[in-house]
RNA sequence: CUUAUCAAGAAAGGUGGAGAGACAAGCUCUGUGAAGCCUUAGCAACCUCUCCUGGUUCCCAACGAACCGGAAAAGGUGCUACUUCUUGCAAAAAAAUUUCUUUUGAGAGAUAAG
Numbered sequence: 001c002u003u004a005u006c007a008a009g010a011a012a013g014g015u016g017g018a019g020a021g022a023c024a025a026g027c028u029c030u031g032u033g034a035a036g037c038c039u040u041a042g043c044a045a046c047c048u049c050u051c052c053u054g055g056u057u058c059c060c061a062a063c064g065a066a067c068c069g070g071a072a073a074a075g076g077u078g079c080u081a082c083u084u085c086u087u088g089c090a091a092a093a094a095a096a097u098u099u100c101u102u103u104u105g106a107g108a109g110a111u112a113a114g
Base pairs, nucleotide, nucleotide: 001114002113003112004111005110006109011040012039013038014037015036019029020028021027023088024087025086026085041080042079043078046076047075048074050072052070053069054068055067056066057065058064084108089105090104091103092102093101095099
């Protein structure tokens, strides 16, 4: 940089000692112990591999192969407060008067694969 996903899901212990939720504002979490690090457990199914299985096609048929799905195990990652916590920019609509609400899209961010 490109593509896909982001309303679901899943935490305990040890260490540590004041911050954390990317940034800004808001709103939250936090000495009934934040971040970080370690251990164990779990969630998920992006990638790899293996096995089982449904359908379609090729094949006279079988074997076999290809494609599209489903389930499971292992491995590479990721994740385990709050919708990516909400809003940032643009458009539309309704209130209403310069504010607020809703919807859609973009941007930003996170993760995976390349």
Predicted 3D model of a 114-nucleotide RNA (SAM riboswitch aptamer (S box leader)) from a marine eukaryotic metagenome. Model confidence (mean pLDDT): 79 of 100. Rfam family: SAM riboswitch aptamer (S box leader). From the family's description: The SAM riboswitch is found upstream of a number of genes which code for proteins involved in methionine or cysteine biosynthesis in Gram-positive bacteria. Of the family's consensus pairs, 88% are formed in the model.